[in-house]
RNA sequence: GGUUGGGCCCCACGCGGCAGGCGCCUCCGAACCGUGUCAGGACCGGAAGGUAGCAGCACUAAGGAGGAGAGCCUGGGCGCCGUGGGUCGCCUGGCUAUC
Repeated sequence: GGUUGGGCCCCACGCGGCAGGCGCCUCCGAACCGUGUCAGGACCGGAAGGUAGCAGCACUAAGGAGGAGAGCCUGGGCGCCGUGGGUCGCCUGGCUAUC
């Protein structure tokens, strides 16, 4: 000098976990401006019947509370006997050429 390894350092990816958001389950949740059923009453009709519909009840929306955890998204000086790359940045080893 050439070639080839290892360690440290830096970067990327992968895997796992953590946090947040969405989604999932349960409950609450609308005087009227949601749906359904509409007592009473009102209206139409000679009648049969019909029409609209307040309260109540039920189901839920927006929203709120709690829960589970297999999904999706985002994050980070979280972690890994994980994989690859980096200038040859530092240290170290093998082989080999020349002096």